[in-house]
RNA sequence: AAAUAAUAACGCCAAACUUGUUGUGAAGCAGGGACGGAAAGCCAUGGGUCUUUUGUGUGAAAGAUUGCCAGGUUGCGAGU
Repeated sequence: AAAUAAUAACGCCAAACUUGUUGUGAAGCAGGGACGGAAAGCCAUGGGUCUUUUGUGUGAAAGAUUGCCAGGUUGCGAGU
């Protein structure tokens, strides 16, 4: 320096639910709380799902979701 683990260590994140708050909404942010997670760090790039508007239909546009899947990128690391 590289690769590799979650039944090593020190640690990290935080589902559902709930309180406050923002938003037409999906949902987001902060506090509590832990279902879980080796990238449950980041990116809405391609799909999927959801919301709003529009449309006779096929659809279209704008958003949300990285803890839905894939991809890209960055980081920790016992022992070997």
The RNA shown here (c-di-GMP-I riboswitch aptamer) has 80 nucleotides and comes from a Helicobacteraceae bacterium. It was read from a public genome assembly, where an Rfam model found it. Lineage of the source: Bacteria > Pseudomonadati > Campylobacterota > Campylobacterales > Helicobacteraceae. Model confidence (mean pLDDT): 78 of 100.